[in-house]
RNA sequence: ACCUUGAAUACGCCGAAUUCUGCCUGGCAGAAACGGGGGACCCAGUUGUGUGGGGUGAAUUGCGUUUGCAAGGGGCAGGUCCACGGUCCCAACCCGUCAGCUAACCUCGUAGGCGUUGGGGGCUCAAGGU
Numbered sequence: 001a002c003c004u005u006g007a008a009u010a011c012g013c014c015g016a017a018u019u020c021u022g023c024c025u026g027g028c029a030g031a032a033a034c035g036g037g038g039g040a041c042c043c044a045g046u047u048g049u050g051u052g053g054g055g056u057g058a059a060u061u062g063c064g065u066u067u068g069c070a071a072g073g074g075g076c077a078g079g080u081c082c083a084c085g086g087u088c089c090c091a092a093c094c095c096g097u098c099a100g101c102u103a104a105c106c107u108c109g110u111a112g113g114c115g116u117u118g119g120g121g122g123c124u125c126a127a128g129g130u
Base pairs, nucleotide, nucleotide: 001130002129003128004127005126006125011115012114013113014112018032019031020030021029022028023027033110034109035108036107037106038105043100050097052098053095054094055093056092060071061070062069063068072090073089074088075087076086078124079123080122081121082120084118085117
């Protein structure tokens, strides 16, 4: 420099939701890492006092209302970007009358649910080969 491979359940996907340490004897506490909220100047806003307002999240808007349709958004195995096609999803919950951005600072979470995309191009990582 070029070529091949990157298909696997002790593995992987969505998601921030993982790892470690100490005490204790199955619970508590802490640290790192990742993620969220609040919170100045400046900037933005010119309104609010119920048609309340706001947050996490991709999960939203319009039309129709008989089934739904359209646009938009999100996921799908080395990593990442682009375009094309396939398929699935567009929920749920929280704050409590209140919050724009926001340095310092303060504070919270580390769940839950699943078993799957196909090739092309750019860059890149790993293994093997020439």